[in-house]
Context: one part of a larger RNA
RNA sequence: AACGAACGCUGGUGGCGUGUCUGAUGCAUGCAAGUCGAGCGAGGCGGGCAGCGAUGCCCAGCCGAGCGGCGGACGGGUGAGUAACGCGUGAGCAACCUUCCCCCGGGCCGGGAACAACCGGCCCAACGGCCGGCUAAUGCCGGAUAUGGCGGGGCUCCUCAUGGGGCCUUGGCGAAAGAUUCAUCGCCCGGGGACGGGCUCGCGUCCGAUUAGGCAGUUGGCGGUGCGACGGACCACCAAACCUACGAUCGGUAGCCGGCCUGAGAGGGCGUACGGCCACAUUGGGACUGAGAUACGGCCCAGACUCCUACGGGAGGCAGCAGCAGGGAAUAUUGCGCAAUGGGCGAGAGCCUGACGCAGCGACGCCACGUGUGGGACGGAGCGCCUAGGCGUGUAAACCACUGUCGCGAGGGAAUAGAGGGCCGCCUUGGCGGCUGCGAAUGUACCUUGAGAGGAAGCGCCGGCAAACUUCGUGCCAGCAGCCGCGGUAAUACGAGGGGCGCGAGCGUUGUUC
Numbered sequence: 001a002a003c004g005a006a007c008g009c010u011g012g013u014g015g016c017g018u019g020u021c022u023g024a025u026g027c028a029u030g031c032a033a034g035u036c037g038a039g040c041g042a043g044g045c046g047g048g049c050a051g052c053g054a055u056g057c058c059c060a061g062c063c064g065a066g067c068g069g070c071g072g073a074c075g076g077g078u079g080a081g082u083a084a085c086g087c088g089u090g091a092g093c094a095a096c097c098u099u100c101c102c103c104c105g106g107g108c109c110g111g112g113a114a115c116a117a118c119c120g121g122c123c124c125a126a127c128g129g130c131c132g133g134c135u136a137a138u139g140c141c142g143g144a145u146a147u148g149g150c151g152g153g154g155c156u157c158c159u160c161a162u163g164g165g166g167c168c169u170u171g172g173c174g175a176a177a178g179a180u181u182c183a184u185c186g187c188c189c190g191g192g193g194a195c196g197g198g199c200u201c202g203c204g205u206c207c208g209a210u211u212a213g214g215c216a217g218u219u220g221g222c223g224g225u226g227c228g229a230c231g232g233a234c235c236a237c238c239a240a241a242c243c244u245a246c247g248a249u250c251g252g253u254a255g256c257c258g259g260c261c262u263g264a265g266a267g268g269g270c271g272u273a274c275g276g277c278c279a280c281a282u283u284g285g286g287a288c289u290g291a292g293a294u295a296c297g298g299c300c301c302a303g304a305c306u307c308c309u310a311c312g313g314g315a316g317g318c319a320g321c322a323g324c325a326g327g328g329a330a331u332a333u334u335g336c337g338c339a340a341u342g343g344g345c346g347a348g349a350g351c352c353u354g355a356c357g358c359a360g361c362g363a364c365g366c367c368a369c370g371u372g373u374g375g376g377a378c379g380g381a382g383c384g385c386c387u388a389g390g391c392g393u394g395u396a397a398a399c400c401a402c403u404g405u406c407g408c409g410a411g412g413g414a415a416u417a418g419a420g421g422g423c424c425g426c427c428u429u430g431g432c433g434g435c436u437g438c439g440a441a442u443g444u445a446c447c448u449u450g451a452g453a454g455g456a457a458g459c460g461c462c463g464g465c466a467a468a469c470u471u472c473g474u475g476c477c478a479g480c481a482g483c484c485g486c487g488g489u490a491a492u493a494c495g496a497g498g499g500g501c502g503c504g505a506g507c508g509u510u511g512u513u514c
Base pairs, nucleotide, nucleotide: 001513002512003511005510006509007508008507009506012369013368014367015366016365017364018362019361020327025325026324027323029322030321031320034070035069036068039067040066043063044062045061046059047058048057049056050055077280078279079278086205087204088203089202090201091200092199093198096197097196101193102192103191104190105189106188107187109143111141112140118133119132120131121130122129123128149173151170152169153168154167155166156165157164158163178185179184206252207251208250213243214242218240219239220238221237223235224234225233255277256276257275258274259270260269261268262267282303283302284301285300286299305316306315307314308313333359335358336357337356341355342353343352344351345350372402373401374400375399382393383392384391385390406455408450409449410448411447412446416441421436422435423434424433425432426431458503459502460501461500462499463484464483465482469498470497471496472495473494479486480485
């Protein structure tokens, strides 16, 4: 000097930050991921039309379960594990993938069979399940077509190489989906882009040699399997290699970085908040789906634990936001809002969003402000000291004259809001202009005004280091102490009073780093 601090005494206000460093311990409760009726069928409600009525038809009407689509792989949390191509940095992939988005080319023909919902029956404490029957689709499955794609053959150009690009040819292979208010939104194939990812390599990345040898898919080859892709990733066979004192292996510790702290720098220490990457989601294992999976709020199995049970069997996973218990020196509200920014879905209106924006609590930190200003005596009282004359506290107070920050009362009162939407006008789609409505924080910030010095100062230290001295008490006692050291009868070192020094809404102590 610094801190995600804690503790003691004290404590007026605001702004901006920041706040379980410990048990990756266990969790009551609520919320944290949905959305689309302009993909589909049925149901309920409402409205309209027709009808004497039963009823039928219509509506992009409202509601919500189901099928289906997209999203749930993002966002949010944590640091357990990991000494590793995990991270950082620089390269490579002629060895790869990429939903949604953008650009370009081409296409969208014609059929079929189901399964939920629903109906009927049945089992069941619950979770839930079984059988039969009906049905739609942008759900599923054949067929047709094929610019181009994939496979075979050929020509040509390029690359250090495995190899890559272009052209020609052949036919063994492979597509599609509609909605509709006619405005559009979608669907399929191929090429390119963008974004995101995967893989490989050089270099760097803590301690221990009181760890010296380690290794059997081990190291390489041939052929294959598998993968989006390379590869001993996996398999069969063959060879016997490979790493290591330039520290292998083993053990310990640890998420890494941008950065942060310190320091003149070199360096040392740290990795909280914010940003990037990684890993994890009760413990261990596994796959499914999907463009994409460590799949936190998906599935299956096993373990521990908790809960329910009719004892047969079931349910659960806060290292999301709050909150609870526990551990601990110690760390917050079961708040408000989707108004903004961002995200998911939707044609849109909009819905969802504990991301986020705000508010609350804590002097935890930084910064800013206030607790008044000027005048006022050779100088009140009190208190302390005294050589008893006086001296100090001290312009300090009183008193006089003012000011009006913050706080209190009254009144006014934002910005953050731009778009999209609706209405009107112009105008060729599309765009432009005008009007309108939308604020959690918030009646907040801020402004005006009224009264009014009123409501707002403490903490540590005073032997030397090191700034600040006296009196009394105590008597190696009680005590102090960072080091040196003080205290045994005059203690500037203990305790108290007075006085002083330092900092000030803080001041000290402890811990830790430089």
This is a predicted structure of a 514-nucleotide part of an RNA (small-subunit ribosomal RNA, 5' domain) from an uncultured Fibrobacterota bacterium.